[in-house]
RNA sequence: GUUCAGCAUCAAGAGUGAGCUGAAGCUCCGCCAACCUGCCCCCCGGGCAAGGUGGUUACCCGCAAGGGGAUGUGGCCAACCCGGCAACCAAUCGGGACUCC
Numbered sequence: 001g002u003u004c005a006g007c008a009u010c011a012a013g014a015g016u017g018a019g020c021u022g023a024a025g026c027u028c029c030g031c032c033a034a035c036c037u038g039c040c041c042c043c044c045g046g047g048c049a050a051g052g053u054g055g056u057u058a059c060c061c062g063c064a065a066g067g068g069g070a071u072g073u074g075g076c077c078a079a080c081c082c083g084g085c086a087a088c089c090a091a092u093c094g095g096g097a098c099u100c101c
Base pairs, nucleotide, nucleotide: 006073007072008071009070010069015029017028018027019026020025030056031055032054035052036051037050038048039047040046042096043095044094045093059068060067061066075085076084077083
């Protein structure tokens, strides 16, 4: 680094947009959404679309059990090793811990 496994979700939400040949797919713009990272914030809850994904017609099969599938499980640079870089003007609440008075 890749793949698999494990774990979480498949509720809700959001485009009659533009382009590349018709589909599929991709790109751009807009929007939606807290999965990862980061931040509010020391911890928990909660929150912030900032850095990454993802989504923007509906997951499918099955009576059920269950099976299948999809997405996420940070990014970039360097890379033999060590390492380095960016992350908003947003959030700024409740509880707890610690320190001081």
About this RNA: A computed fold for a 101-nucleotide RNA from Halioglobus sp., annotated as SAM-I/IV (S-adenosyl methionine) riboswitch aptamer. Its mean pLDDT, the model's own confidence on a scale to 100, is 76. Taxonomically the source falls in Halioglobus (Bacteria, Pseudomonadati, Cellvibrionales, Halieaceae). It was read from a public genome assembly, where an Rfam model found it. Rfam family: SAM-I/IV (S-adenosyl methionine) riboswitch aptamer. Its family is annotated with S-adenosylmethionine metabolic process and regulation of gene expression in the Gene Ontology.